Small-subunit ribosomal RNA, central domain from an uncultured bacterium, 350 nucleotides, folded computationally. The full RNA is in RNAcentral, with records from ENA, Greengenes and SILVA. Model confidence (mean pLDDT): 89 of 100. It matches the Rfam family "Bacterial small subunit ribosomal RNA". Rfam links the family to the GO terms ribosome and structural constituent of ribosome.
Context: one part of a larger RNA
Parts: sequence; structure tokens; C1' cells
RNA sequence: CUGGGCGUAAAGCGUAUGUAGGCGGCUUUCUAAGUCGGUCGUGAAAUCCCAUGGCUUAACCAUGGAAUUGCGUUCGAAACUGGAGAGCUUGAGUGUGGGAGAGAUUGGUAGAAUACCUGGUGUAGUGGUGAAAUACGUAGAUAUCAGGUGGAAUACCGGUGGCGAAGGCGGCCAAUUGGCCCAACACUGACGCUGAGAUACGAAAGCGUGGGGAUCAAACAGGAUUAGAUACCCUGGUAGUCCACGCCGUAAACGAUGAUCACUUGGUGUUGGAGGUAUUGACCCCUCCAGUGCCGAAGCUAACGCGUUAAGUGAUCCGCCUGGGAAGUACGGUCGCAAGAUUAAAACUC
Repeated sequence: CUGGGCGUAAAGCGUAUGUAGGCGGCUUUCUAAGUCGGUCGUGAAAUCCCAUGGCUUAACCAUGGAAUUGCGUUCGAAACUGGAGAGCUUGAGUGUGGGAGAGAUUGGUAGAAUACCUGGUGUAGUGGUGAAAUACGUAGAUAUCAGGUGGAAUACCGGUGGCGAAGGCGGCCAAUUGGCCCAACACUGACGCUGAGAUACGAAAGCGUGGGGAUCAAACAGGAUUAGAUACCCUGGUAGUCCACGCCGUAAACGAUGAUCACUUGGUGUUGGAGGUAUUGACCCCUCCAGUGCCGAAGCUAACGCGUUAAGUGAUCCGCCUGGGAAGUACGGUCGCAAGAUUAAAACUC
């Protein structure tokens, strides 16, 4: 390379938008680039294959044929692919009317709790643990009452509930704003899918500048434990945790499962919507659509398991894998303030 694969054995980019490219619905007319058939030219000879012949035979040699799967030329075919024209509505989208939601951003605001401060009551302990001690407290602590300051997070509701592309999102109110679902019609008329590069977003930690600092808490200090204890436990405690702006660009970024489309028995929960039945009405019940769970036919799988939310059956496009270690390292490039990230080997060894 031809292949074979990617839930757990090596292997799905963290996620999306989208350029090039690849692929692409139904009907019809034309075209003839691809495609298919024929003609002609060319495709050196030798070799290979077939036939006949020549050395006593064979090897070998000669003659003729076939072949040379290719390229060009020209005449045709028109199903499929491509191209041009015309049309269609089921893919895609727009409009109308409803609907749910911790989707995002900004501003405001509420109550509980922790901590601290002031004052009152009050007196000897409090705290902490397996047990203790460090620690706090007669300069009045802990407890309790009243008042205040400040920061962060939003109990219950709360739910294999909801929303978001993923990361993620949770008090309440307002403003701005993105997406989604359902119903019946109307409209556009293939406008679609995927997506190398590229661009944007991207938990936590970390970095820069300036704020903020209640809680918790790397580092650090002390007390214990222990043979030791640079830990686990306890008392403290700084970065950080929070905000604004700018970087970083990584995670077991996981469903360890790329995106899209189609097809293939069912049962049972639950969320949103619509219709029907019923009713005074709300339920209940039935049907459909969209999500989200569980169990399971067929099938698949090495097994575990997956099973209309597929890991089943097919199609298109992208990414990735190719024995273990060395190594996600070195070197070089790119990016970054740095930390480092990304791309990514080999010798050697088993």
C1' cells in the first nucleotide's frame, strides 16, 4: 500500500461555526466530458503463448499467427455520473399562532448562615479529639440579647426534572438577547450533508494589572500520632477562592461511544406540546410529535454488554490506530509574560 479497525484491547479532535474539497431529492428536454460498442492508425525486434518446420532428439533455431489489456482517430448508444435548460415538493428554510426552560449578558434586591465590631446580661471555663495537646479565656471568653460592618453562596422546592454545541447553568425582580418544541396553513424551491486548513467558545488550576477579602484553604507554623511522620487527625494560616480587564487552552473536557440521513418487534416511567374521548370543570383514558430514563425481540459483540437515544442494517464526509518500553520525550517549528501547550521522532531494548 491493499486491508482490518476505533464503548472497555492501540485508536472519535473538548465543542461548535464554516472555506476549499468530497458526497447529494423527484420529473423532463438537450449535450456527450466520464461510461459502453464498432472502424482506422499506432502499440520496434527479441521474449512469453499457439501452429508448422530445421539440426538423429532435446535444449536451441527458423517461419507464420496470436497477444501487446495502452494511446490517438472517427462513427454510434444515451440507462447511470457530469454539464446546460425547464419544472416539482417530500429534504432544507421563511412567515403566522401558541409553549416550556438553572440558555447567555447587565443592573437591582431579599432572607438564612459564617466571621468581625459596639453595647447589655453573666462567670469560669470554652474549643477540639480515638484520647489529648497546641489554641482562646478573669485585660471577662464560651453562652445569650440588641445594634452594626463586610464578603461569598443561594436550604426547602429539586426530580436518572429542565436548558445549552461543549465547557457548563440554580434565591427573587427588571432590561437586552440566542436557541428549541408543537399546531394548522401559506410561501421559497434542493437553497442540503460533511468539513483538511481557518476562526470562535472552552471546567479547575495558573499568570499579568487593579480592586476585594467573610468562608474555606495549597505553602507555612504549632500540637498530636508514630520507630520515624516532611502525612492522615487537631489549632492557626498566606497565595488562591470573589470582581473587572487581558492571557493560558489543558482535564477520567467521559456516554471513555464524531456528525448527518434512512430502515428494523415491543413493554414501562418521566418532561414539553397537540388532538380525541369524557366531564360543570380539573383529572383518568386513547393517539401523535419532540426530549429524557429503565427493561428487553431480532441482530451485533471476544465477553461484558448494546439494543428505534444501537455498539443492529445501510449511505456520505471528517478525525484517528497499526507490538511494549524509550516517549507524548529529544531536536526543530509555531504559540505563550511565564508555567507550559501544540506538532513530533530515533538510537537502543524486550